Predicted 3D model of a 348-nucleotide part of an RNA (small-subunit ribosomal RNA, central domain) from a metagenome. It matches the Rfam family "Bacterial small subunit ribosomal RNA". RNAcentral holds the full RNA, with entries from SILVA.
[in-house]
Context: one part of a larger RNA
RNA sequence: UUGGGCGUAAAGCGUUUCGUAGGCGAUUUGGUAAGUUAGACUUCAAAGACCAGGGCUCAACCUUGGGAAGGGGUCUAAUACUGUCAGAUUUGAAAUAUUCUGGGGCUACUGGAACUGUUGGUGUAGGGGUGAAAUCCGUUGAUAUCAACAGGAACAUCAAGGGCGAAGGCGGGUAGCUAAGAAUUUUUUGACGCUGAGGAACGAAAGCUAGGGGAGCGAAAGGGAUUAGAGACCCCUGUAGUCCUAGCCGUAAACUUUGCUCGCUAGGGAUUGGGAGUUUACUCUCAGUUCCGUAAGCUAACGCGUUAAGCGAGCCGCCUGGGGAGUACGAGCGCAAGCUUAAAACUC
Numbered sequence: 001u002u003g004g005g006c007g008u009a010a011a012g013c014g015u016u017u018c019g020u021a022g023g024c025g026a027u028u029u030g031g032u033a034a035g036u037u038a039g040a041c042u043u044c045a046a047a048g049a050c051c052a053g054g055g056c057u058c059a060a061c062c063u064u065g066g067g068a069a070g071g072g073g074u075c076u077a078a079u080a081c082u083g084u085c086a087g088a089u090u091u092g093a094a095a096u097a098u099u100c101u102g103g104g105g106c107u108a109c110u111g112g113a114a115c116u117g118u119u120g121g122u123g124u125a126g127g128g129g130u131g132a133a134a135u136c137c138g139u140u141g142a143u144a145u146c147a148a149c150a151g152g153a154a155c156a157u158c159a160a161g162g163g164c165g166a167a168g169g170c171g172g173g174u175a176g177c178u179a180a181g182a183a184u185u186u187u188u189u190g191a192c193g194c195u196g197a198g199g200a201a202c203g204a205a206a207g208c209u210a211g212g213g214g215a216g217c218g219a220a221a222g223g224g225a226u227u228a229g230a231g232a233c234c235c236c237u238g239u240a241g242u243c244c245u246a247g248c249c250g251u252a253a254a255c256u257u258u259g260c261u262c263g264c265u266a267g268g269g270a271u272u273g274g275g276a277g278u279u280u281a282c283u284c285u286c287a288g289u290u291c292c293g294u295a296a297g298c299u300a301a302c303g304c305g306u307u308a309a310g311c312g313a314g315c316c317g318c319c320u321g322g323g324g325a326g327u328a329c330g331a332g333c334g335c336a337a338g339c340u341u342a343a344a345a346c347u348c
Base pairs, nucleotide, nucleotide: 004319005318006317007302008301012316014202015201018199022195023194024193026089027088028087029086030085031084032083034082035081036078037077038076039075040074041073042072043071044070050066051065052064053063054062055061092192093189094188095187097184098183099182100181101180104178105177106176107175108174109173110172111155115151116150117149118148119147120146121145122144126137127136163170164169207248208247209246210245211244212243216242217241221237222236223235224234259315260314261313262312263311264310267292268291269290270289271288272287273286274285275284276283277282294305297304298303321348322347323346330341331340332339333338
């Protein structure tokens, strides 16, 4: 390479919103004849190989004859498929119109509860914490309670395995800006499509740089306990951080451990957003989400099963025994931490 695979055994890139090259591509008419198919001619020396004979007593060996397959070149023919050229169509795709949907994104303003602090009032000896304690706070008046003020962060109920987003993710309210999706079908373009090596963009948390901010929580650190010890679990404090702005990092059990797109293959229930019939309600239908379930089928089993892990098609990525090792070296990126790419010796 051929072949076999990728939910859990090794294996789906974090995502594909974006997209280059490449690969693949709807229906139909005509031309062409590059691929394709057929035929003819020619060439691929001889030897060797294969088949049938012959000669050395056989064989090896030698020798005679025959035949290809396949490849290259030229010519002729065919035109189903692929290509290509020209034309047409509308179902794919896109745009438009109408009606809607939602914690989609960004910015600004704003609300209440709680918490902590400060000040003041009432008030007096405890409070806090635990399995039990102690460290700790408190007569310079704590805890409790009331009032005022300040501050930062997060948004109970609503809230539902309910919604939106490509993924990461998104939840108090209002306004502005902005993106998306669905249905209905009105109109338009007329294959404009799918995938996508490289590439670009986004990408939780932690971490990094600079400047702010800092209520609560809280790595590190300190103390009290526990314990044989306790570098822990428990308790009292508490710095970075958590928050904002600007930039970097580029990783996660980034998981549905299941790549994207298209078509086909029994059902039943729930639910979200539309539409139609119709009108308390129900039925049908489109697009999602979700459960059951075996009908078929698949699977090593578990299980999956119209949201497939079924049956097919297109394209990409990845895997090839365990350890060594996602390591070394090299390269790229990064302020760093490190990330990406990625072996071998050896060993079982």